[in-house]
Context: one part of a larger RNA
RNA sequence: GCCGACGAGUUAUUGCAGCCAGCGAGGUUAAGGGAGAUCCCCGGAGCCGCAGCGAAAGCGAGUGUGAACAGCGCGUCAGUUGGUUGCAGUAGACCCGAAGCCGGGUGAUCUACCCAUGGACAGGUUGAAGGGGCGUUAACCCGCUCUGGAGGACCGAACACGUUAGGGGAAAAAUCCUAUGUGAUGAGCUGUGGGUGGCAGAGAAAUUCUCAUCGAACCCGGGAAUAGCUGGUUCUCUCCGAAAUGCAUUUAGGUGCAGCGGCAGGUAAGUAGUAUGCGGGGGUAGAGCACUGAAUGGACUAGGGGCCUCACCAGGUUUCCAAACCCAAUCAAACUCCGAAUACCGCAUUUCUGUAUCCUGCUAGUGAGACCGUGGGUACUAAGAUUCAUGGUCAAAAGGGGAACAGCCCAGACCGUCAGCUAAGGUCCCUAAGAUAAGCUCAGUGUUAGAGAAGGAUGUGGGGUUACUCAAACAGCCAGGAGGUUAGCUCAGAAGCAGCUAUCCUUUAAAGAGUGCGUAACAGCUCACUGGUCGAGUGGUCCUGCGCCGAAAAUGUAGAGGGGCUAAGUUUAUCACCGAAGCUGCGGAUGUCGCCCUAUGGGCGGCGUGGUAGGAGAGCGUCCGUGUUGCAGAGAAGGCAUACCGUAAGGAGUGCUGGAGCGUCACGGAGCGAGAAUGUCGGC
Numbered sequence: 001g002c003c004g005a006c007g008a009g010u011u012a013u014u015g016c017a018g019c020c021a022g023c024g025a026g027g028u029u030a031a032g033g034g035a036g037a038u039c040c041c042c043g044g045a046g047c048c049g050c051a052g053c054g055a056a057a058g059c060g061a062g063u064g065u066g067a068a069c070a071g072c073g074c075g076u077c078a079g080u081u082g083g084u085u086g087c088a089g090u091a092g093a094c095c096c097g098a099a100g101c102c103g104g105g106u107g108a109u110c111u112a113c114c115c116a117u118g119g120a121c122a123g124g125u126u127g128a129a130g131g132g133g134c135g136u137u138a139a140c141c142c143g144c145u146c147u148g149g150a151g152g153a154c155c156g157a158a159c160a161c162g163u164u165a166g167g168g169g170a171a172a173a174a175u176c177c178u179a180u181g182u183g184a185u186g187a188g189c190u191g192u193g194g195g196u197g198g199c200a201g202a203g204a205a206a207u208u209c210u211c212a213u214c215g216a217a218c219c220c221g222g223g224a225a226u227a228g229c230u231g232g233u234u235c236u237c238u239c240c241g242a243a244a245u246g247c248a249u250u251u252a253g254g255u256g257c258a259g260c261g262g263c264a265g266g267u268a269a270g271u272a273g274u275a276u277g278c279g280g281g282g283g284u285a286g287a288g289c290a291c292u293g294a295a296u297g298g299a300c301u302a303g304g305g306g307c308c309u310c311a312c313c314a315g316g317u318u319u320c321c322a323a324a325c326c327c328a329a330u331c332a333a334a335c336u337c338c339g340a341a342u343a344c345c346g347c348a349u350u351u352c353u354g355u356a357u358c359c360u361g362c363u364a365g366u367g368a369g370a371c372c373g374u375g376g377g378u379a380c381u382a383a384g385a386u387u388c389a390u391g392g393u394c395a396a397a398a399g400g401g402g403a404a405c406a407g408c409c410c411a412g413a414c415c416g417u418c419a420g421c422u423a424a425g426g427u428c429c430c431u432a433a434g435a436u437a438a439g440c441u442c443a444g445u446g447u448u449a450g451a452g453a454a455g456g457a458u459g460u461g462g463g464g465u466u467a468c469u470c471a472a473a474c475a476g477c478c479a480g481g482a483g484g485u486u487a488g489c490u491c492a493g494a495a496g497c498a499g500c501u502a503u504c505c506u507u508u509a510a511a512g513a514g515u516g517c518g519u520a521a522c523a524g525c526u527c528a529c530u531g532g533u534c535g536a537g538u539g540g541u542c543c544u545g546c547g548c549c550g551a552a553a554a555u556g557u558a559g560a561g562g563g564g565c566u567a568a569g570u571u572u573a574u575c576a577c578c579g580a581a582g583c584u585g586c587g588g589a590u591g592u593c594g595c596c597c598u599a600u601g602g603g604c605g606g607c608g609u610g611g612u613a614g615g616a617g618a619g620c621g622u623c624c625g626u627g628u629u630g631c632a633g634a635g636a637a638g639g640c641a642u643a644c645c646g647u648a649a650g651g652a653g654u655g656c657u658g659g660a661g662c663g664u665c666a667c668g669g670a671g672c673g674a675g676a677a678u679g680u681c682g683g684c
Stems, first nucleotide, its partner, number of pairs: 001684006011091013026048003032042003052059002062074004094232002097229001101222006112196008121186001123155003126151001130147006159183003164179004198214001200210003207216001235619006245258005259366002261363006271356001272353002275350001276348005286338001287336002292332003296328003301322001303321002305318004369394010399410003414588004419584003425578003428563003434575007446565002455549002459546010476533005482506003487501003512527001516525002589609009620673001622670006629663003638657005644651002
C1' cells in the first nucleotide's frame, strides 16, 4: 500500500412539544402484596387537573388598584395516564485523541554518591629529603662524591577512557573494525555485598543521573479526567432551503438573544410585495459665498518694519509686511443664501403577483465570507489591501461565452429525444456560421473588455478661419542686392556680421549702417528686398478622425489562443446565419393546487421539480422474535457468471460451485448499512 473483518447519537430518568390510544370534571397509581407471574387482581399514600386575584386581611368568575358603577393589570376557553417521535437537562451521553493532577505501591541488578571487604597496575627513565665518606671552617654554612628511592613526576603494555580519520552495513535505539590518540602510584581502575526513593535521592553542577523513561521515574488506581480544539461519523429517493449580520460577552476560530431556514397549526384582514397617482419630511449630489473659516490679485488705508531728519515732541519718505472696508476671481467632511435624482413614510375599495404578509408552537444551522459594479473612509484617489453602505454573482450553480480562468457577460440543469428558435459571443483555417455598401488606416497600428503619459513631428483624412494671388502669388531658375561709408565708439585690427551707441541720408525697380557662413582684418558666398522668366493656386492658424516617435527584464516568439491577415484591421449602415442543459416540439416521472368520472381507483388542467449547512417526508436492505404460508440431498445458505425487472436503495430467473438448512406475507425489536478517523486486528 491493497484486501477482509471490526469501527461512532446509545441507555436510564426528568422536562417541553407533536402524534396515537384509554378514561374524562376527572385522570392515575408508587412502594408493596397476591403459590398460578411479559398477564391479571389488590394497594388512593401521593401527583396533575377542576378558580382566580391580591403583599395580606380577604373577596370570588372575578379580583387588585382606586372616591369610582371609570380606566388599566392579571384572570374567566378540559384534563390526565400510557405508548411513540423530536429536542433539552442529568449521567462518559456520537466515537477516537492529550500534555497533565492526585492516591497507593514497585524500583540504586543501569547510573550518581557513600559504606564494608577483596583484587590488579609488564618494562624502562628521572633521581627529592635523609644518610655515609672526603674537602673546607674556630664551629656552622658550603662544595665534591657515594648511598638513598620521593613524586596527583616522565616514556610505555595490561587496565581505564574514547581524540582524529576511514571502513563495514539497516545493521549497533550511540555499536563493531582499522589506524591514530589520553591517563596509566592515582582526586586512579576494578570484583562482591550493602545504603540513600520521586512533594524524594544523588550530583568535582551538565536540568546531570535515579534499569534504552527525567524541569520531576515506573506500575496500578481516581478514570471513559477534561479538551470552547483537530480528525472521523456507514443505505436510497422526494419537498423546502440558509448564514458568514446586529447587540452583549476575561469576548474575538466559543456562546446567549435577535436576524435569515424548516415543520405543524391558526388568521383571510385589499395583510404583504410591485406598478401608477397623490401627500409628506429631509439637507446628500450639485451649486454658491449670504454665515464660519481658508485663499489669489488689485484698489484704498489703520498698525508695524526700513531709510532721512530729529535733544524731546513731532515730521518726511518707502516697488517692505499688512487688519478692516471695496472690486475681481476661488476653496471646504466637521461652511450653507440655495438645492435635486433616488431612497424612505403614508394614502388609494386602482394595476400585477396570489398568502408571498401576520400570529403561535416545535426545531435547526449560521454568527471566518470572497470578488465585481456603485457611493465613501483609511492608504500613495497603491494593493488580488483594509473598513462601511448599496446591488449582483460565487459560496450552495451545472450549461454557453471570456484561449485557459469560484466571484465577469449570457443563462438557473426533473428524465429521455440523431427535432426546431434564440442569448451572450461569434461567422478566413484550427472551429459551427457572411455577405453587401461607403469611408478611414500602411503603423502588422490593429486583429484584446482591460496598457500607456508628458512631450515631439511638412504622416494622412474631414471641417473652420485668415493672408497673398492672372494688375501673375508660392517654389525653382536668370539678374540686381548700390552710394555717403571702413557709420561713430572701442580696439593691435573691428570694414554689415567680437562688443557698445545710434540706426540716418542719397540713387533707385529694389537693396538692413545688415539674416547667416566666412577673414587676423579685408576679401568672398548668401539672405531680406526688387525686376525678369514660368503660369495656378500658395502660406499661417484653430477644431477633429486614424496613424508615428516617446516604448527597457530577466528559460524561448510569449500582452491577437495559434496559423495567418492590408483585411480576416477600423468607422457607419443593412440583411442573413451559427450559437446553451435558456425557450419550443414529442414522450415520460414526480410535488402541489383545482376540476371531472363509472370514485380504497382513473383522467384532465395550472404552477413547479440546481442546491452546501440544515429541516421535513417516503422508502430499500441486514439480524432477531411472534404469527402465517412455503422451499430443500431429485441439493438449503454461501460463492462464481449473466444481455432480466424496478426512478433509487435493491429484487428475481438460469447454469456451475457448494453440501444443510432457507424463504413469503403481516406485525414487533435492534450491538442494523463503511471509503476515509497518521482508525483497530488479520492476511498478502

Large-subunit ribosomal RNA, domain II from a Caldisericota bacterium, 684 nucleotides, folded computationally. Its mean pLDDT, the model's own confidence on a scale to 100, is 85.